Large-subunit ribosomal RNA, domain VI from a Candidatus Harrisonbacteria bacterium, 263 nucleotides, folded computationally.
The source organism's lineage runs through Bacteria, Bacteria candidate phyla and Candidatus Harrisoniibacteriota.
The RNAcentral record of the full RNA draws on ENA.
Its Rfam family is "Bacterial large subunit ribosomal RNA". Rfam links the family to the GO terms ribosome and structural constituent of ribosome.
Model confidence (mean pLDDT): 83 of 100.
Context: one part of a larger RNA
RNA sequence: CGUGAGUCCGAAAAGGACUCGUAAACACUUGAGGGAAGUCGAUCCUAGUACGAGAGGACCGGAUUGAAUAGGCCUCUGGUCUACCAGCUUUGUUACCAAAUGAAGCGCUGGGUAGCUAUUGCCUAGACGGGAUAAGUGCUGAAAGCAUCUAAGCACGAAGCCUCGCCCAAGAUUAAGUGUUAGGACCGUAGUAGACUACUACGUUGAUAGGCUCUAGGUGUAAGGCCAGUAAUGGUUUUAGCCGAGGAGUACUAAUAAUCCGA
Numbered sequence: 001c002g003u004g005a006g007u008c009c010g011a012a013a014a015g016g017a018c019u020c021g022u023a024a025a026c027a028c029u030u031g032a033g034g035g036a037a038g039u040c041g042a043u044c045c046u047a048g049u050a051c052g053a054g055a056g057g058a059c060c061g062g063a064u065u066g067a068a069u070a071g072g073c074c075u076c077u078g079g080u081c082u083a084c085c086a087g088c089u090u091u092g093u094u095a096c097c098a099a100a101u102g103a104a105g106c107g108c109u110g111g112g113u114a115g116c117u118a119u120u121g122c123c124u125a126g127a128c129g130g131g132a133u134a135a136g137u138g139c140u141g142a143a144a145g146c147a148u149c150u151a152a153g154c155a156c157g158a159a160g161c162c163u164c165g166c167c168c169a170a171g172a173u174u175a176a177g178u179g180u181u182a183g184g185a186c187c188g189u190a191g192u193a194g195a196c197u198a199c200u201a202c203g204u205u206g207a208u209a210g211g212c213u214c215u216a217g218g219u220g221u222a223a224g225g226c227c228a229g230u231a232a233u234g235g236u237u238u239u240a241g242c243c244g245a246g247g248a249g250u251a252c253u254a255a256u257a258a259u260c261c262g263a
Base pairs, nucleotide, nucleotide: 005019006018007017008016009015020171024181025180026179027178028177029176033168034167035166039067040066041065042064043063044062045061051056069125070124071123072122073121077118078117079116080115084111085110086109087108088107089104090103091102092101093100094099129163130162131161136156137155138154139153183261184260185259187203188202189201190200191199208254209253210252211250212249213248214247215246217243218242219241224237225236226235227234228233
């Protein structure tokens, strides 16, 4: 001189809490500054044109489609789905049949919702443009009556630089701006959040979770009865029965009442 708030937990440049400042709170912004990205093909048209004896074969310009990479997502294609459904085996139990249920790697097998997830699926991105330039190309032009892109002056010129586009961002101590004027904590019900904390939604003026009803979806036609068959078994009642997370509705249950901080 420049840069930089600090403390604590933590391996930590992860994540978080707290303290102080910005003279209050809440909401919405600006953007100093920082970060990420920046890639490379192929095909077609122009055009079998320009060029070339031929063989061959373009610049410029336009259109399409990919690879790799990055971010996001779960409609589709798949994977998984250990409190979902069905089938099957051995054994124990419910006295027995039937039906259930425990154990056997979720007992094994076949499927599978939500969620999670894959260049094995889907979406998006690199664009266009502007500015100043590099090598290079020029105009005018002397020194040096000529010549010269350079000395004065002027114009072009790159995937590169600065912008434009994306993300973070006022501890930017230069602590910004705008609007409004009351909010915040504790406690509880929860999840789009999550190790804790934090964050987000809701708290009776209520659909936040559970329950219940309906439903999507899964499994695949329950038990019991009846019928056929000596029986195993089949048919019918029955696209049944059962069901975790999805959707909608419904105050039945729980979010009570208060308290504290704050101009």